c-di-GMP-I riboswitch aptamer from Anaerolineales bacterium UBA3082, 87 nucleotides, folded computationally. The model forms 94% of the base pairs in the Rfam consensus. Its Rfam family is "c-di-GMP-I riboswitch aptamer". Rfam links the family to the GO term cyclic-di-GMP binding. The sequence was found by an Rfam model in a public genome assembly.
RNA sequence: CACCGAAAAGGGCAAAGCGGUCGAAAGCGGGGACGGAAAGGCAUGGAUCUAAGGGCUUUAAGGAGUCAUGAUCGCCAGGCUGCCGAA
Numbered sequence: 001c002a003c004c005g006a007a008a009a010g011g012g013c014a015a016a017g018c019g020g021u022c023g024a025a026a027g028c029g030g031g032g033a034c035g036g037a038a039a040g041g042c043a044u045g046g047a048u049c050u051a052a053g054g055g056c057u058u059u060a061a062g063g064a065g066u067c068a069u070g071a072u073c074g075c076c077a078g079g080c081u082g083c084c085g086a087a
Base pairs, nucleotide, nucleotide: 004085005084013035018030020028022027034074040080042078044077045076046075047072048071049070054067055066056065057064058063
C1' cells in the first nucleotide's frame, strides 16, 4: 500500500411503527432504533417507485394510456472519500 473484519475505544448514521403549516405522488423532514464498517458522498449504468404540470397516443367529450425531467445510494454495480485494528 492492497485485501480483510476478530477484540476494544471514540465519534457518527438510523429500519419498522408514530406523527407533519413539506410535496400531486413517490418520497422528504421530525422523533424513534431494526440494523449495518462505509447504512459516508456521487443518480454514472442497471433496477425499483411516482405521474401534478408538460409532451405524445387515443376519445365526440369526460376520460384513458404512455414518457422522468421527479424519487430511492438502508437494491446492485462503478468512481470518490474515510475511523480503529488482530489473524